[in-house]
RNA sequence: AGGGGCGUGGUGAAGUGGUAUCACAAGGGUCUCCAAAACCCUUGUCGGGGGUUCGAUUCCUCCCGCCCCUG
Numbered sequence: 001a002g003g004g005g006c007g008u009g010g011u012g013a014a015g016u017g018g019u020a021u022c023a024c025a026a027g028g029g030u031c032u033c034c035a036a037a038a039c040c041c042u043u044g045u046c047g048g049g050g051g052u053u054c055g056a057u058u059c060c061u062c063c064c065g066c067c068c069c070u071g
Base pairs, nucleotide, nucleotide: 001070002069003068004067005066006065007064010024011023012022013021018054026042027041028040029039030038047063048062049061050060051059
């Protein structure tokens, strides 16, 4: 320099055009003499810009970061 893959709550992942989901974690509650466990509830997310579209996490493009390959 060229090519490919990945980027989603605090963490690990699913979802791939139509209100973003699950687990763990965190906060609150029930229970308990106190705690743990269990159960219930809550908070919080699409790397950034632009484009296509009635509608974008999803498609296109540029940039940023990480990983791999070629030279």

Predicted 3D model of a 71-nucleotide RNA (transfer RNA) from a Candidatus Wildermuthbacteria bacterium. Its Rfam family is "tRNA". By type it is a transfer RNA. Lineage of the source: Bacteria > Bacteria candidate phyla > Candidatus Wildermuthiibacteriota. The RNAcentral record of the sequence draws on ENA. Its mean pLDDT, the model's own confidence on a scale to 100, is 82.